A computed fold for a 74-nucleotide RNA from a Woeseiaceae bacterium, annotated as transfer RNA.
Rfam family: tRNA. Rfam links the family to the GO term triplet codon-amino acid adaptor activity.
It was read from a public genome assembly.
C1' cells in the first nucleotide's frame, strides 16, 4: 500500500442475507422460599446497535467515508 472479517446493555452472543416495536444467556437489583447463605421460583432496571453522512415513509440491517482490533497478500 491492496484485499477481507469484526464492532449490538457490565460480560458473552443472536438479530443484518430478505429494512418495519432490539432480543437471549450470564451478571446486577427486588420479592417469595431459608435460622442465615447458596440453590430454586417470580419479577424489574439497564443498550438511540463504533463515529459522521446518504438512500427510504421507515435503517442495527442498504450505500459512502472515517476510527479501532484481527487475518491474508505485497
Nucleotide at each position: 500500500c491492496g484485499g477481507g472479517g469484526c464492532a449490538u446493555g457490565g460480560c458473552g452472543c443472536a438479530g443484518u442475507c430478505u429494512g418495519g416495536u432490539a432480543g437471549c444467556g450470564c451478571a446486577a437489583c427486588u420479592g417469595c422460599u431459608u435460622u442465615g447463605g447458596g440453590a430454586g421460583c417470580a419479577g424489574u432496571g439497564g443498550g438511540u446497535c463504533g463515529g459522521c453522512g446518504g438512500u427510504u415513509c421507515g435503517a442495527a440491517u442498504c450505500c459512502g467515508u472515517c476510527u479501532g482490533c484481527c487475518c491474508c497478500g505485497a
NCBI's taxonomy places the organism under Bacteria, Pseudomonadota, Gammaproteobacteria, Woeseiales, Woeseiaceae.